C1' cells in the first nucleotide's frame, strides 16, 4: 500500500419563528386562554421465543397434543448468550451446520439405467451344449440354447469397501497382506461431548427422521381488551305503601304547625353504559402530632417516624477463558384509546458529483451546485431472536506485495 476477517459505536449539532401533547400553576364570559416542566428507537417493527403480572383451573398418576435435542456452563426463563467437541468450507483471520437414534420397526428414493436394498447380469468375461466357417489339423472364430461371473464398460446424487496378491474355466473378502471404516474387549487423557493407543472379529450393514415412528427432557390455560374499584339514565317488567284513615314534597338540622298533595319508594334492567385504577425504578386502606371541615362515619393539608423499593442502566473494581455473577459509586422526568414528539430559515457538520493548487502515491487544501443525508416510531412491562438502515468513526485480527 492492496485486498479481507471479526467486533463496537454514532446515525446530525447550534440558533430563530410557527405548531402538537400530557401533567402542574393561574386566569375565565366553561368556549377557552396564558405560564411552567417534560415529551420515542437501535430497531419502539415482525409479534416468532422466554418470563413477570393478572385472573381462571388444579390429590397423584397417565393418555392425548406441542416444543427443545453434540457437551459443558450462564440465566428468572428461554429455540437466547458464552467457551469447548465434531463435521464441512476458506492458503489463512475465520465462517456454516434443523448436530439424539437409520444395527427397533414401516414408508419413500424423480430421471437415466438390466438392477435401488433380505440386490441385478445390459455390453463384457468364462465354462458346457448345438450348428456353421476358416484350417498349417495342435486350433481358432461367428451364432443360438443352458449354466458361471458383480474383476472391467455403462447409467446415476448413490450400484453393496480400496491397493496389491493367492485362487479359479473366468471370477469373487473364497482366501492373505496392508490401508479405511464398524463393532466389542481394554488401556492412557478429558466434568463431558470426545481424543489418542493396544488386541479381537472379515462384520464391510447405502441415504432419508423438516416421513411416521422410538429414545430423552420440559411445557396446565387465557391474556392488560388480563384484573380491581366506583357505579348511572331512559323503556319495560314486578312489589310494597298510599288517593280526606293522607305516601312523599316544601318552610335551612328536630318537634309543633302552615301551605302543596297523586302519585311515591324498593328491586329487577346491570355491577350493564361510562368513570377510575392496574401504568412505569420506589414512594403506603401505616402509625402519631398539629391545623381545618363535618351530615360524627370521617375528609384535607402539614410535620415526624417506620415500611416499600427495579431479572433497570453506565462506570469501576474483584471472581470467571467468557457468557455472567458479587461489591461500591452515579444516574433514571411518554405512559395520554380522537393516542401527541411536527414544519420551515439561517449558519455549521458529512457525504456525491465537477474543477483548482500541492505531493512519487495513499490524500490534503480551498472552490462551485435549485445535489443527497437513512431505516422507522410507544401502547402493561422485561429478556432474547429476526428483519429494514444513506452513511460515518473507533479497535482487533489474516494474506500478499515493496521498501528499511
Nucleotide at each position: 500500500c492492496g485486498a479481507g476477517c471479526c467486533g463496537g459505536a454514532c446515525g446530525g449539532g447550534c440558533g430563530g419563528c410557527c405548531g402538537c401533547g400530557u401533567c402542574g400553576g393561574g386566569c375565565u364570559c366553561u368556549g377557552g386562554c396564558c405560564c411552567g416542566c417534560c415529551g420515542a428507537g437501535g430497531a419502539a417493527a415482525g409479534u416468532c421465543c422466554g418470563g413477570a403480572c393478572u385472573c381462571c383451573a388444579c390429590a397423584g398418576g397417565g393418555c392425548a397434543g406441542g416444543g427443545u435435542g453434540g457437551u459443558g456452563g450462564g440465566u428468572a426463563a428461554c429455540a437466547c448468550c458464552c467457551a469447548c467437541c465434531c463435521g464441512g468450507g476458506g492458503u489463512g483471520a475465520c465462517c456454516c451446520g434443523c448436530g439424539g437414534g437409520a444395527u427397533a420397526g414401516u414408508g419413500c428414493c424423480a430421471c437415466a439405467g438390466a438392477g435401488a436394498a433380505c440386490a441385478a447380469a445390459c455390453c463384457g468375461c468364462c465354462g458346457u451344449c448345438g450348428c456353421g466357417g476358416c484350417c498349417u489339423c495342435g486350433g481358432c472364430c461367428a451364432c443360438g440354447g443352458c449354466g458361471g461371473u458383480a474383476a472391467g464398460g455403462g447409467u446415476g446424487a448413490a450400484a453393496c469397501g480400496g491397493u496389491g496378491g493367492u485362487g479359479u474355466a473366468a471370477g469373487a473378502g473364497a482366501c492373505c497382506a496392508c490401508c479405511a471404516g464398524c463393532g466389542c474387549a481394554u488401556c492412557g487423557g478429558g466434568u463431558g461431548a470426545c481424543c489418542g493407543g493396544u488386541g479381537c472379529g472379515g462384520c464391510u450393514c447405502g441415504g432419508u427422521a423438516a416421513a411416521c415412528c422410538c429414545c430423552a427432557c420440559c411445557c396446565g390455560g387465557a391474556g392488560c381488551a388480563a384484573g380491581a374499584c366506583c357505579a348511572g339514565a331512559c323503556a319495560g317488567g314486578c312489589g310494597a305503601c298510599g288517593u280526606u284513615c293522607g305516601a312523599g314534597g316544601g318552610c335551612g338540622g328536630c318537634c309543633c304547625g302552615c301551605c302543596c298533595g297523586a302519585g311515591u319508594c324498593g328491586c329487577c334492567g346491570g355491577g350493564u353504559a361510562g368513570g377510575u385504577u392496574g401504568c412505569c425504578a420506589c414512594u403506603g386502606u401505616c402509625g402519631u402530632c398539629c391545623g381545618c371541615c363535618u351530615a360524627c362515619g370521617g375528609g384535607c393539608g402539614g410535620g415526624c417516624g417506620c415500611g416499600a423499593g427495579g431479572a433497570g442502566a453506565a462506570u469501576g473494581u474483584c471472581g470467571g477463558c467468557a457468557a455472567c455473577g458479587g461489591c461500591a459509586u452515579u444516574c433514571c422526568g411518554a405512559g395520554a384509546g380522537g393516542g401527541a414528539u411536527g414544519g420551515c430559515c439561517g449558519c455549521c457538520g458529512c457525504c456525491c458529483g465537477c474543477g483548482c493548487g500541492g505531493g512519487u502515491g495513499a490524500c490534503c487544501g480551498u472552490g462551485c451546485g435549485g445535489g443527497g443525508c437513512a431505516c422507522a416510531g410507544g401502547a402493561u412491562c422485561c429478556g432474547g431472536c429476526u428483519u429494514a438502515u444513506a452513511g460515518u468513526c473507533c479497535g482487533g485480527c489474516u494474506c500478499g506485495u515493496c521498501c528499511c
Predicted 3D model of a 404-nucleotide RNA (Bacterial RNase P class A) from a Kineosporiaceae bacterium. Taxonomically the source falls in Kineosporiaceae (Bacteria, Actinomycetota, Actinomycetes, Kineosporiales). Its Rfam family is "Bacterial RNase P class A". By type it is a ribozyme. Its family is annotated with ribonuclease P activity, dimeric ribonuclease P complex and tRNA processing in the Gene Ontology. The RNAcentral record of the sequence draws on ENA. It is recorded under the gene name rnpB.